[in-house]
RNA sequence: GAGGGUUCUCCGGAGAAUCCCGUUUUAAACGGGUGCCGAAGGGGGAAGGCACAAAGGCGUGCCGAAUCUCUCAGGCAAAAGGACGGAGCAGGCAUU
Repeated sequence: GAGGGUUCUCCGGAGAAUCCCGUUUUAAACGGGUGCCGAAGGGGGAAGGCACAAAGGCGUGCCGAAUCUCUCAGGCAAAAGGACGGAGCAGGCAUU
């Protein structure tokens, strides 16, 4: 000096009932009910790999991706949140 990653800042960002009843009176909150969504998080997990066992064997366990799947959590007007993407500030570390 350059590049990458992380934190942070700004911007973009989908889906699905402004559902019904009650407390309590619009919203919100709480309790009950029904129907839905998947892109916070979480669970599952193919090929393959590892270990043990076995060799007249083909078993057991672990690792193993997703925008797949489940719908626990969360969500279903707006707001907030939001996987993911774009732009960027500062410091430190490592590598070259």
Molecule: Glycine riboswitch aptamer